[in-house]
RNA sequence: UAGAGUUUGAUCCUGGCUCAGAACGAACGCUGGCGGCGUGCCUAACACAUGCAAGUCGAACGAGAAAGCCCCCUUCGGGGGGCGAGUAAAGCGGCGAACGGGUGAGUGACACGUGAGUUACCUGCCCCGGUGACCGGGAUAACAUCUCGAAAGGGGUGCUAAUACCGGAUAAGACCACAGCGCCCAAGGCGCAGCGGUAAAAUGGUGGCCUCUGCUUGCAAGCUGCCGCACCGGGAUGGGCUCGCGCUCCGUUAGCUUGUUGGUGGGGUAACGGCCUACCAAGGCUGCGAUGGAUAGCCGGCCUGAGAGGGCGAUCGGCCACACUGGGACUGAGAUACGGCCCAGACUCCUACGGGAGGCAGCAGUGAGGAAUAUUGCGCAAUGGGGGAAACCCUGACGCAGCAACGCCGCGUGAAGGAUGAAGGCCUUCGGGUCGUAAACUUCUGUCAGAGGGGAAGAAUAAGGGGCGGUUAACAGCCGUACCCUUUGACGGUACCUUCAAAGGAAGCCCCGGCUAACUCCGUGCCAGCAGCCGCGGUAAUACGGAGGGGGCGAGCGUUGUUCGGAAUUACUGGGCGUAAAGAGCGCGUAGGCGGUCCGAUAAGUCGGUUGUGAAAGCCCUCGGCUCAACCGAGGAACUGCGAUCGAUACUGUCGGACUAGAGUACGGGAGGGGAGAGUGGAAUUCCCAGUGUAGCGGUGAAAUGCGUAGAUAUUGGGAAGAACAUCUGUGGCGAAGGCGGCUCUCUGGACCGUAACUGACGCUGAGGCGCGAAAGCCAGGGGAGCAAACGGGAUUAGAUACCCCGGUAGUCCUGGCCGUAAACGUUGGGCACUAGGUGUGGGGAGUAUCGACCCUUUCCAUGCCGUAGCUAACGCGUUAAGUGCCCCGCCUGGGGAGUACGAUCGCAAGGUUGAAACUCAAAGGAAUUGACGGGGGCCCGCACAAGCGGUGUAGCAUGUGGUUUAAUUCGACGCAACGCGAAGAACCUUACCUGGGCUUGACAUGUGUCCGACAGGCAUGGAAACAUGCCCUCCCUUCGGGGCGGAUGCACAGGUGCUGCAUGGCUGUCGUCAGCUCGUGUCGUGAGAUGUUGGGUUAAGUCCCGCAACGAGCGCAACCCCUAUCCUUAGUUACCAGCGGGUAAUGCCGGGGACUCUAAGGGAACUGCCUGUGAUAAGCAGGAGGAAGGUGGGGAUGACGUCAAGUCCUCAUGGCCCUUAUGCCCAGGGCUACACACGUGCUACAAUGGUCGGUACAAAGGGCAGCGAAACCGCGAGGUGGUGCAAAUCCCAAAAAACCGGUCUCAGUUCGAAUUGGAGUCUGCAACUCGACUCCAUGAAGGAGGAAUCGCUAGUAAUCGUGGAUCAGCACGCCACGGUGAAUACGUUCCCGGGCCUUGUACACACCGCCCGUCACACCACGAAAGUCGGCUGUACCAGAAGUCGCUGGACUAACCCCUUCGGGGGAGGUAGGCGCCGAAGGUAUGGUCGGUAAUUGGGGUGAAGUCGUAACAAGGUA
Repeated sequence: UAGAGUUUGAUCCUGGCUCAGAACGAACGCUGGCGGCGUGCCUAACACAUGCAAGUCGAACGAGAAAGCCCCCUUCGGGGGGCGAGUAAAGCGGCGAACGGGUGAGUGACACGUGAGUUACCUGCCCCGGUGACCGGGAUAACAUCUCGAAAGGGGUGCUAAUACCGGAUAAGACCACAGCGCCCAAGGCGCAGCGGUAAAAUGGUGGCCUCUGCUUGCAAGCUGCCGCACCGGGAUGGGCUCGCGCUCCGUUAGCUUGUUGGUGGGGUAACGGCCUACCAAGGCUGCGAUGGAUAGCCGGCCUGAGAGGGCGAUCGGCCACACUGGGACUGAGAUACGGCCCAGACUCCUACGGGAGGCAGCAGUGAGGAAUAUUGCGCAAUGGGGGAAACCCUGACGCAGCAACGCCGCGUGAAGGAUGAAGGCCUUCGGGUCGUAAACUUCUGUCAGAGGGGAAGAAUAAGGGGCGGUUAACAGCCGUACCCUUUGACGGUACCUUCAAAGGAAGCCCCGGCUAACUCCGUGCCAGCAGCCGCGGUAAUACGGAGGGGGCGAGCGUUGUUCGGAAUUACUGGGCGUAAAGAGCGCGUAGGCGGUCCGAUAAGUCGGUUGUGAAAGCCCUCGGCUCAACCGAGGAACUGCGAUCGAUACUGUCGGACUAGAGUACGGGAGGGGAGAGUGGAAUUCCCAGUGUAGCGGUGAAAUGCGUAGAUAUUGGGAAGAACAUCUGUGGCGAAGGCGGCUCUCUGGACCGUAACUGACGCUGAGGCGCGAAAGCCAGGGGAGCAAACGGGAUUAGAUACCCCGGUAGUCCUGGCCGUAAACGUUGGGCACUAGGUGUGGGGAGUAUCGACCCUUUCCAUGCCGUAGCUAACGCGUUAAGUGCCCCGCCUGGGGAGUACGAUCGCAAGGUUGAAACUCAAAGGAAUUGACGGGGGCCCGCACAAGCGGUGUAGCAUGUGGUUUAAUUCGACGCAACGCGAAGAACCUUACCUGGGCUUGACAUGUGUCCGACAGGCAUGGAAACAUGCCCUCCCUUCGGGGCGGAUGCACAGGUGCUGCAUGGCUGUCGUCAGCUCGUGUCGUGAGAUGUUGGGUUAAGUCCCGCAACGAGCGCAACCCCUAUCCUUAGUUACCAGCGGGUAAUGCCGGGGACUCUAAGGGAACUGCCUGUGAUAAGCAGGAGGAAGGUGGGGAUGACGUCAAGUCCUCAUGGCCCUUAUGCCCAGGGCUACACACGUGCUACAAUGGUCGGUACAAAGGGCAGCGAAACCGCGAGGUGGUGCAAAUCCCAAAAAACCGGUCUCAGUUCGAAUUGGAGUCUGCAACUCGACUCCAUGAAGGAGGAAUCGCUAGUAAUCGUGGAUCAGCACGCCACGGUGAAUACGUUCCCGGGCCUUGUACACACCGCCCGUCACACCACGAAAGUCGGCUGUACCAGAAGUCGCUGGACUAACCCCUUCGGGGGAGGUAGGCGCCGAAGGUAUGGUCGGUAAUUGGGGUGAAGUCGUAACAAGGUA
């Protein structure tokens, strides 16, 4: 030293992405009151107008104006003189201009930093000490004059001075050459002494004085002060050079170098040196990174960080480099010189076209570039610098001011009181809440800004005068001075102080889904938009936009960019590599790294002390100054570093000596598919020959291709050839790995065991390097039986370039040579040591025992399994470690792009090795968990299959649906689980739909204002009706105010079968009456979770028993409830009638009875209770007895946690939205009834187990008053008339039908079948046209048993027969219920479907209707290749060669010095121009390298809601 979000259904881990922090020379958006202190072209080292930025000295020197004023003269044109003034300007000379200021281009370097060295050096001005300053000479600028030029500038002649220049003398000391001595830290250092060559402004400038001398007023010599000069020595300061160490990236830059490396001679420099040159030698650098390329000024420091680090190198300070670009020297103490010179080039300007001028990376300023960076300000008052003796001058250094919220710091925009919680806004559950003491209002204060007044510090000086001290001959002069006086301020009338008035002039920005602090409403509707990551938006969005409210910061707030942090995400501190990314395929071995025991030495590493240095500023601490702070000052600490020196010696190193435990050798043994070569054997396959033999063989899921009558297959004998070695064979052996398997021989490697004789650390690892290295592949030559890519054919299939089958070539084999890869895997590098065990196997040894083998004990090596501690994310590993340590090597750093491209290298090729980027994604992954799923497994259920019976699918009709049609055919329901469903009843109504006619507080509810009055009802007219109009009729209570009721009108509101079942409640379906679903506590696991609930039995059942880290519990199962089967009790009317009585043609008809049936209330009974067997002795199961009933007796009701966003907003309820003279309401008519078709569900059939006619029986359960309706009569019939009886065990519906008995029909589209159609009727109803049911007569269609497919049912069931009911005026083949008759079959669980439990795999979790791959097509993006083409940098060779240094030359010119001279000059030395030479910049020619831009075309890659083709992978993914 703080973390968070994001991979999953959930979990742990790995891992990337993202966020919160700090910072900035910033920019942009919105906003903006004041002050202080800082900071301000990061881009074009792009180009620059204008002004300024370096001068000064008359006390070095010569010369020397003008304007103006005054005076004089004048021919009035002018002239002269004085002042101006020894001034200005210019010149000669000195010093400065090499500082200061700017910039960061170049530079990867001794450039910088740090520490040393210089015995290899220089240093103007300054300081100290010493010595000296003598004698001479010749020029020259200015100036004058002539002259060239447009200009800039120049030339000739003449004059002149110096602190300008030159010659000579002197030489303490210095320097050079020669030779000598001594010392030292020994290169050229220091000291001593000798011999030869070198300097000055000869009285330089200035002030003063008269002691000495001269003239003598005073001046000069002289004396004296100051400044200056020369030489020497020293100091100080500044610099040059050298060295150690430190100092970016790329190895896809691996080799570089000829002045190169060294030597010798020479040259050059202040100085060493290949710095330069000649010769000689052949060296020098490099994996500890040379050379090349890219980028970059370096440092003190700045930012960040806990630190270690990382990033940066603005402002300030140190160093370097540069000054338009390139080259060059001159001057000078110092430059290779920003505001100097020469040359070349580019650019700009002037020009008379001949030629010239220029260099803001100084301060301002302009243009340009850019997201972006200021005034053409004031002043030398201060600080500092240059010159001067000084005054002073100069100074865009600097001090100030201006502009900019660019940064840091400070202050303000008011304070206190103030509730009816005002108005208003927003929200609201309509009650209220909130903005909010906020405002208003009252009281108060006065910072800043404004106005008035006062008003600093920054100033120290310098100079002059006075005082004091020193020097001197001197009371001159000069010097010093802490004292006195005079004097100097750009900022600036600024800071600061004070007075006045006045709350008056001063608040915004971002955010509010999570991270992350802050929530509501409206709008919008995957649109518009947001977004840092995850992600929001598809009609209720805290995520978009607005509003209200809230949060954060505040003269700022956000955004963008960048850096560090978080990131232990490059891990030194501080990571990893079995499966997440990561161990090289294996070995041998070089460099390097690391290394056993003992002794001694040394002191390099290491440790300690002292010391030098580590500039200042900064950071930190303390104190102080601005009112505070920022800022500033002082002191301290620190600067983790480097050098020197003294010491320590444990460890490491080095040197020496010794040892044997590491390593190796020797000797003795045995084991082995270790390797190479040669030989050899049998089985099998195929082929060939011959025999036997006949029609097939072969092959598959089934087939076919194929082979076979020219004789196959099969079988027998013989032969040929190649390849491989069955059994033995084993988590057995050997090898470093790859790999190695018949047998024999030869050659050969390694390991192991035993002995302890020998060597004496000889060791481990191993970057590069070298070698080995499966299969496939390649080259050459052989060989080729079998097998078998490619290929051909046959199948399969939608297709089948596959899987299966028949063939078949490379190849597989041998020899020689390449290749160098692999899931080369234990996905686990090598070595050494340490850390519980148990149990196998292979090889060897020892002990004990034995006659011996064996057994047993023990030991070494090898190879397996299980397991402790420990480790691990888990899985797992566990003495063969993935544990604990040490040493060395290799490798990793999100996924994709990609092991790709380019480059290099290897290869014959194929290809290998090395190995990126753009772009793109918010993940990609590992292990484990729970589910779901599997054309995985096990166990088990269900009319699931099978076994049966009857259907559907065919026909006609009914009914529902789809479709179509229509003004409308209202709506909903859609696999099972929609479709005779909502519909338990559409002619009107219903009705929700359509057309048309109407109404608007409404058909309906409540409240209220005003007005009126009953309303209803009846009649008439119009109308299709609703309705309208008219007429008639018509209230109650009252306290007389009014109220009730009703109407009209208005306001609130009603109303909606309008939308959303994906906003909902409720209800329902379904899995499924399946046996499951969970919880508490405990335990296990880091966790999700697990355990319990799994297991062994058993059951219809998670039913029960047993076992068990579980023990219990809940919802389910079962039971409790109802019906039914048996019995009992009780009770008998309307039911019943055995016995008794009465009566009838007959009938419980009557009396009566309570037995029976029955009714309906209660109870009994069944519990595996009993027996036998079986089973673990359990639970239970099988059989039996008894019983009406037997193992839940039969049936019903009853539906766990949940699933399907299942169904329903059109039952009802309900949020939101929508309509409001209509999407509401009323009415008439129509529609829901349509009809080429398709499907579902039914009815009736196709007939003889039947139809038809006649006769005769036997139910149950229901319904009935606007009802059921009897008898009787009428009608062929539907039905009509009728109305007894009955609110029902009483009366009615009501006949049950099949059945049974008898007759008839005789296999036919029929006496089957009934559709359809015609006619005639009945009933209901206001009304049967669209569109009812039924009856009669007539008509008599399809249909002769139903393809693929499919449904129901396991017993009173299926099948078959009829009956009743709800709905309902009427309408039933549907639905619900009732009884009658009444079967067949179930071996069994392989298969289909559904389900339960356990287990397994998984890349699925929206969960297999899942996931997901590749081509193609389209769009966009970045990249590679590419004929070329364009450019940057650069190498080599050559041409040419400016300026300039150096060298040579010197015939031209030439003051000083020397010689000669006839003084005219000549000669010499030296110098200069010129010429020549070396070098040499730009330039040119040629040819390379490298990097980049671009390009027709081309290649793959990435991305992109709904494109195409297939199905490769994930479940045995259907061929692992």
Record summary
A computed fold for a 1520-nucleotide RNA from an uncultured Pseudomonadota bacterium, annotated as small-subunit ribosomal RNA. Its Rfam family is "Bacterial small subunit ribosomal RNA".